This is a predicted structure of a 1450-nucleotide RNA (small-subunit ribosomal RNA) from a soil metagenome. Rfam family: Bacterial small subunit ribosomal RNA. The sequence is in RNAcentral, with records from MGnify.

């Protein structure tokens, strides 16, 4: 220097890696909605598919002959027009398209074996003759197209001759050569017209032409260097192929062609083959480097229905020329003919999609002409399309604390919004009227004539706000939000994702945001993407180091001298067309877009001159890299041969007897034919105990008894030698564990497969008993491994400490060890540094250099196809369709573990008593029902809400009724009393209807207040829904010891530390220590109660004293004291004293949080829903909540003698009582009744002797004097009312049950167990429940292995909805794409052969016309293959899918 922005998405959270997606710009676009004007641009991208119609190339009469028409003329003829024919020039340009082409096609820079009509300059010439032919005339063929015969004629048509040069050919001679060159031969031509002169022929001059040569300008041909897409799953290609000689051919070089000779040529720096494609200037994007692209404009190329061919010509192998073949279309009289829009319009087709069958030659340009002029779908204009860019407008100024409408609302208000209305102003645009261009340079008879666009641009006047706004968005990315509707539906979506009743994400409304005659969407390109990394990435664990070494090509390379100047650098020159882009200075359209002038700049290539540091090259030298020599040295380095002992198995023999073996436990198995055990002898194969180690060696794989032979590599020491000989290494080669394969051996043990036994739901496993390949040897093959240090090789540099192996030196010693130093290995810890972190750290993952290999999201897949290798198994190389938005690495906090450590708890164990069996009570499920109202469901529901369902309660059901309502507030109107009380009718009641009696505040009255009724309006009401919208309250883990914060510190960060550790505690209780220091909520304490003592008071108790008692207050317990232990601490153990001892017992008190735990039915409450008529509201009667084949929970009573019954005898405490407790006394067998004293309670009452207990008697082990269910009868009480459906009493009845399967619960001391008493609710009570109170009063705890739960630390994790997690595979079903596939269809290119048009060349016959042939070839045919695609029964594998089946191997 003006030049670079990011975000979302993997997770509970974090950092990293990595992909996907978005925000920007662009387009020859298309689609949706919308649409006022103008300027400038732009518009068939698909079917190089087919085309009706018109036009797109003609012109010259001053080259020629004739014809015809008009005017004049008597005529001859003159003048003028038309245009067929001969002739000339043009038609090779202009215009279109991009099929082919990967090539000298194109771009760029050079070269030359070449050519040239028109144009310019210049030199010379233009003489003499001749033969035809069209037109035309006559005749003829044909439907037509067209053609044939005979005859006449001209020319700037054609031919012959002459002349001729610096032209062409040959070429004596000269010269090294390039080249120069005598002499010889050959080769040209055309006239026309104007003016003047002349009778004329003709002459002169001018103009336009002609011929030959030279030069120029410009254009073209050809050749070369460099650049120019993808595939190596295309690795070998090539016979005119490569070169030479000779000839032919061409404008020209050349295998361009032919003959002969040689055997070359190209290729990993990618030949050959395949796919795709016109190239470039440029265009889009980008900070740039790049990437993508090649519309319009320009340059070049190629093509003209498809294929082939030549002719003419200066130039073509020719878009609107010719010939042939093929396909297609058209005409036809069927014999034959005609045609080529990829020119401009237009049409059909296909397609998402691309315009008028327009005007003019006025300008610019082109062709012809002497010129006038003619032609020109080139061009200039107009039309159509918002297709793009640019510009303008749709009004401007006032106008309310702000209309109406609409939306929202906390109901107060807010928004739309100065917006509208209304008032004033303006007229760009629009409409009408008038004027009206530039573009004209030209031509001409000198008079004049010429504008398509266009009555357009522009100017003037008049009119009137008049004619003119939409699209998308509005959860985040991403600017902009509210309400309603919907309810995982309908739908949205670029990504992640929204939607399951409070959706800013769907649909609508309102507001808002962005852009604006447009706005969005889709498609494509670049960017962001440093996500292919040259700029500018990586490879220990994320994807990624080749298994290892040797070495070819290649790449890179030590010190020094000289040369060179290829790379490199500097300067200059040429070129890089114009246009475009960018910068500078200007200009023209009102501005802009657009157009335009001049300058500058950039890049590449070529050439010239210079510089020489570095690299290269050439030559010379050096020793430090590398290598060699000498000496010493360690070692499981390799190969071969031999030897050894232990163990194991076997055989034989001895001893010996019933078991052995095996396992968690067993069995299969072995054994009386003698096993196991034990002793001896012999045989066999495999492996080598100890030494042994962080050891050693090797390139890796790998290598271990001992000895010998052969052999590879390394290390150390001091000198000598060579003199860069080096490093790496694509291809290539060699080696390469185990398993496996082949052949031949061997086989003790072990042991895939296999068999049996177990285990198990199963068990094709784990365990056991057997057991074959194999394991071993030799020779071959295979060529892979978590072949790992998951870390390629080489070199250099960069603090250390420590251990160990080997060698050397020094000191020392008799010697060794030890110690110091150096070198080479092998380990550990760590500095700096690096790293995402973990970690690495002189053996680097640090800092640098060189070379090789490899990676680019996950899956599909290391798979398919193809190729190579292999005997096979298989290996190497190696994709895509499709699918997902992740997959992944490291670390963090939790949770979890049939991981670990420590600790605790009635958790287990040790005990005591229960439940589970019976009957009953009660709750729940289920069933039933008109209803059996509702809620609660592991622990944490189930004697729970409910501390009281006969009515009520009540919410449920049936039926009867009411609708401002049973209840609240307000308003209006009427009535005046109303309320209350009483009566009658009706009714099941509620209610409805009717009647009676009786009263009133302030106040003189009226008015008014309060109250009530009626009517009406606001409103009430709801135990209707949502506890997953909430408040409050509660359960649970758990009275477990935890949960956090501030600051500091550590970490990129999530987080950590604090709170880890040691000891200790009931305790995160305390002590010590510590990058932590403090603090909070919890723990503890403070509070209540109880145990002891003292004290004040004294209603009551007591006869009193009194103080056992009541109400208050105080003391006391703190590890305070002693001993021991312990870090001398905290604390622990023991002891003393004490009523009580280590929180004395009990209670209240429940941290942060978990379970979307419970409750909308206790209450409150958001939202939703029901309610003017058959209510989800209110009321009444009756019923139900009590229903009963069954299942479960919680209890009660029992099964009896530690008992039952009867009698006698003791000892409590807490409580309650005026709608109440109820005494005495009396009655009744009793429940109870009568009674009425006392008591608002330390006074009276419940209340009694509390019961278990103690004593005496009976019962005598039985379904009983156990047990009391069930049932019958008679009563009592409460209450309107005991039928459904109360309790109690008496008499009678007398069921199951004889201690309870699997399993399971509570409890550690005044506890369990046993016993009674009281209270709440309550008329009564289904209470055997709940909550309290006292009485009697045990047993056991070794201990922490196990079960359950909990705490702390640690470890693993693929879990985080957190193990009730996650997740794998088969099978079944559906869909999708790809591969294989008997075959079948089509395309492409090539090969061999056959046939072979036109045409060039050539041959034969022929006077000629012509006929026939040869060489070559397009098209066609035949054959066998190759390759690319389409279809394909079927079988296999893969992916996806809601849920399913089987298992659970990691």
């Nucleotide at each position: 220097u003006u030049u670079g922005a990011g975000a979302g998405u993997u997770u509970g959270a974090u950092c990293c890696u990595a992909g996907c997606u978005c925000a920007g710009g662009a387009u020859g676009a298309a689609u949706g909605c919308u649409g006022g004007c103008g300027g400038c641009g732009u518009g068939g991208a698909u079917a190089a598919g087919g085309c009706a119609u018109g036009c797109a190339a003609g012109u010259c009469a001053a080259g020629g002959g004739g014809g015809u028409c008009g005017u004049c003329g008597c005529a001859a003829g003159a003048c003028g027009g038309c245009a067929a024919c001969c002739g000339g020039c043009a038609g090779a340009c202009g215009g279109g398209u991009u099929a082919g082409u990967a090539a000298c096609a194109c771009g760029u820079a050079g070269a030359u074996a070449c050519a040239a009509a028109c144009c310019c300059u210049u030199u010379a010439c233009a003489c003499a003759g001749g033969c035809a032919u069209a037109a035309c005339u006559c005749g003829g063929a044909g439907a037509a197209a067209u053609c044939c015969g005979a005859g006449c004629u001209a020319a700037u048509u054609c031919c012959u001759g002459a002349u001729g040069g610096u032209c062409c050919c040959u070429g004596a001679g000269a010269g090294u050569a390039a080249u120069c060159a005598a002499a010889g031969g050959g080769u040209a031509a055309a006239g026309a017209u104007a003016u003047g002169g002349g009778c004329a022929a003709c002459c002169a001059u001018g103009u336009c032409g002609g011929u030959a040569g030279a030069g120029g300008a410009u254009u073209g041909g050809u050749c070369u260097g460099c650049g120019u897409u993808c595939c190596a799953u295309c690795a070998g290609c090539u016979a005119g192929u490569u070169g030479g000689u000779a000839g032919g051919g061409u404008a020209a070089c050349g295998g361009c062609c032919u003959a002969c000779c040689a055997a070359g040529g190209c290729u990993a720096u990618g030949a050959c083959g395949g796919a795709u494609a016109g190239g470039c200037g440029g265009u889009g994007u980008g900070a740039g480097a790049g990437c993508a692209u090649g519309a319009u404009c320009g340059c070049c190329a190629a093509c003209a229905a498809u294929g082939g061919g030549a002719c003419u010509g200066a130039a073509a192998c020719a878009u609107g020329g010719c010939c042939c073949a093929u396909a297609c279309u058209c005409c036809u009289a069927c014999g034959g003919g005609a045609g080529g829009c990829a020119g401009c319009a237009g049409u059909c087709g296909a397609g998402a999609a691309u315009a008028u069958u327009g005007g003019u030659c006025a300008a610019u340009g082109g062709g012809g002409g002497a010129a006038a002029c003619c032609c020109u779908g080139a061009a200039c204009c107009a039309g159509c399309g918002a297709c793009g860019c640019c510009g303008c407008g749709u009004g401007c100024u006032c106008g309310a604390a702000g209309a109406a409408g609409u939306c929202c609302u906390u109901c107060g208000g807010g928004a739309u919004g100065u917006a509208a209305a209304g008032a004033g102003c303006u007229u760009u645009u629009c409409u009408c009227a008038g004027g009206g261009a530039u573009g004209a340079a030209u031509c001409u008879u000198u008079g004049g004539a010429u504008g398509a666009c266009a009555g357009u641009a522009c100017c003037u006047g008049a009119g009137g706000a008049a004619u003119a706004a939409g699209g998308g968005g509005u959860g985040a990315c991403u600017a902009a939000a509210c309400u309603c509707g919907u309810g995982c539906c309908a739908g949205c979506a670029g990504u992640a994702g929204c939607g399951g009743u409070a959706a800013u994400a769907c649909g609508a409304g309102u507001g808002c945001c962005c852009c604006a005659a447009g706005c969005a969407u889709u498609a494509u390109c670049c960017g962001g993407a440093u996500u292919u990394a040259u700029u500018g990435g990586g490879c220990g664990u994320a994807a990624a180091g080749g298994g290892u070494c040797u070495g070819u090509a290649g790449g890179c390379g030590g010190u020094u001298u000289g040369g060179u100047a290829a790379g490199u650098c500097u300067u200059c020159g040429g070129u890089u067309a114009a246009a475009g882009g960018u910068c500078c200075a200007g200009g023209g359209c009102u501005c802009a877009a657009c157009c335009u002038u001049g300058g500058g700049a950039a890049u590449g290539c070529c050439g010239a001159a210079g510089a020489u540091a570095c690299u290269g090259c050439c030559a010379g030298a050096c020793u430090g890299g590398a290598g060699g020599g000498c000496g010493c040295u360690a070692g499981a380095g390799g190969u071969u041969g031999g030897a050894g002992g232990a163990a194991c198995g076997g055989u034989c023999g001895g001893u010996g007897u019933a078991g052995g073996g095996g396992u968690g436990a067993a069995a299969u198995c072995c054994g009386u034919u003698g096993a196991u055990a034990u002793c001896g002898a012999c045989c066999g194969g495999a492996a080598c105990c100890c030494u042994a180690a962080a050891u050693g060696c090797g390139a890796a794989g790998g290598c271990a008894u001992c000895c010998a032979a052969c052999u590879g590599g390394g290390g150390c020491g001091a000198c000598c030698c060579u003199g860069a000989c080096g490093c790496u290494g694509a291809g290539a080669g060699a080696c390469g564990a185990a398993a496996g394969c082949g052949u031949a051996g061997g086989u003790a043990g072990c042991a895939a497969a296999a068999a049996g036994g177990a285990u198990u739901a199963g068990a094709u496993a784990c365990c056991c008993u057997u057991g074959u390949a194999g394991u071993c040897u030799a020779c071959g093959c295979u060529g892979u491994a978590a072949a790992c240090g998951a870390u390629g090789g080489a070199c250099a540099c960069u603090g250390g400490c420590u251990a160990u192996u080997u060698g050397a030196a020094g000191u020392g010693u008799c010697g060794a060890c030890c110690c110091u130093u150096c070198a080479a290995g092998u380990g550990g810890c760590g500095u700096a540094g690096c790293u995402a972190a973990c970690g690495c750290g002189u053996u680097a993952a640090g800092u640098g250099u060189c070379c090789c290999g490899c990676c680019u999201g996950g899956g599909a897949a290391g798979u398919a196809c193809g190729g190579c290798c292999g005997c096979a198994a298989g290996g190497c190389u190696a994709a895509a369709a499709c699918u997902c938005a992740a997959a992944g690495g490291a670390a963090u906090a939790g949770a979890c573990g049939g991981g670990g450590a420590u600790u605790c708890a009635c958790a287990c164990a040790a005990g005591c008593g229960g439940u589970g069996g019976a009957c009953c009570a009660u709750g729940u499920g289920g069933c039933u029902u008109a209803a059996u109202u509702c809620g609660a469901c592991a622990a944490c529901a189930a004697g729970c809400g409910a501390a009281g369902a006969a009515c009520c309660u009540u919410a449920c059901c049936a039926g009867g009724g009411u609708u401002u309502g049973a209840c609240a507030g307000g308003c209006u109107a009427a009535u005046g009393a109303a309320a209350c009380c009483c009566u009658g009718a009706u009714g099941a009641a509620a209610g409805u209807c009717a009647g009676g009696a009786c009263u009133a505040c302030c106040c003189a009255c009226a008015a008014g207040g309060a109250c009530a009724u009626u009517a009406g309006c606001u409103c009430a009401g709801g135990u209707g829904c949502u506890g997953c919208a909430c408040g409050g309250c509660u359960g649970u883990c758990g009275u477990c010891a935890g949960c956090u914060c501030g600051u500091a510190c550590u970490u990129u960060g999530a987080a950590g530390c604090g709170u880890a550790u040691g000891c200790u505690u009931a305790a995160g209780u305390g002590c010590a220590a510590c990058a932590a220091c403090g603090a909070g909520c919890g723990c503890a304490a403070c509070c209540c109660u109880u145990a002891u003592u003292c004290u004040g008071c004294g209603u009551u108790a007591u006869a009193a004293g009194u103080g056992u008692c009541g109400c208050g207050g105080a003391a006391a317990a703190c590890u305070g004291c002693c001993u021991g232990g312990g870090a001398c601490a905290a604390c622990c153990a023991g002891g003393a004293g004490g009523a009580a001892g280590g929180u004395g017992g009990g209670g209240a008190u429940g941290a942060c949080g978990c379970c979307a735990a419970g409750u909308c039915a206790g209450c409150g409450u958001g939202g939703c829903c029901c309610u003017u008529u058959g209510a989800u509201a209110c009321u009444c009667u009756g019923g139900g909540c009590u229903g009963c084949a069954c299942a479960c929970g919680u209890g009660g009573u029992a099964c009896a003698a530690u008992g039952g019954a009867a009698c006698c005898g003791a000892c409590a405490a807490u409580g309650g009582g005026u709608u109440g407790c109820c005494a005495a006394a009396g009655c009744g067998c009793a429940a109870g009744c009568u009674g009425g004293a006392g008591c608002u309670a330390a006074u009276c009452c419940c209340a009694a002797c509390a019961a278990a207990c103690g004593g005496u008697u009976c019962c005598c082990c039985a379904g009983u004097u156990c047990g009391g269910a069930u049932u019958g009868a008679g009563g009592u009480c409460u209450g309107c009312a005991a039928c459904u459906c109360g309790a109690c009493c008496u008499c009678a009845u007398g069921a199951a049950g004889c201690c309870g399967g699997a399993a399971u619960c509570g409890c550690u001391a005044g506890u369990a167990a046993u016993c009674g008493c009281g209270c709440a609710u309550c008329a009564g009570c289904c209470a055997c429940g709940g909550c309290g109170c006292g009485a009697u009063g045990a047993a056991u705890a070794c201990g922490u292995u196990c079960c359950u739960g909990a705490a702390u630390c640690u470890u693993g994790u693929a879990c985080u909805c957190a193990c009730c997690g996650c997740c794998c595979g088969u099978c079944a079903c559906a869909c999708c794409a790809g591969g294989a596939g008997a075959g079948u269809u089509g395309g492409u290119a090539a090969u061999a052969c056959c046939c072979g048009a036109a045409a060039u060349a050539u041959c034969u016959c022929g006077c000629a016309a012509g006929a026939g042939g040869u060489c070559c070839u397009a098209a066609g045919g035949u054959a066998a293959g190759a390759u690319c695609a389409g279809c394909g029964a079927u079988a296999a594998a893969g992916g996806u899918g809601a849920a399913g089946u089987c298992g659970u191997u990691a």

The prediction has a mean pLDDT of 84.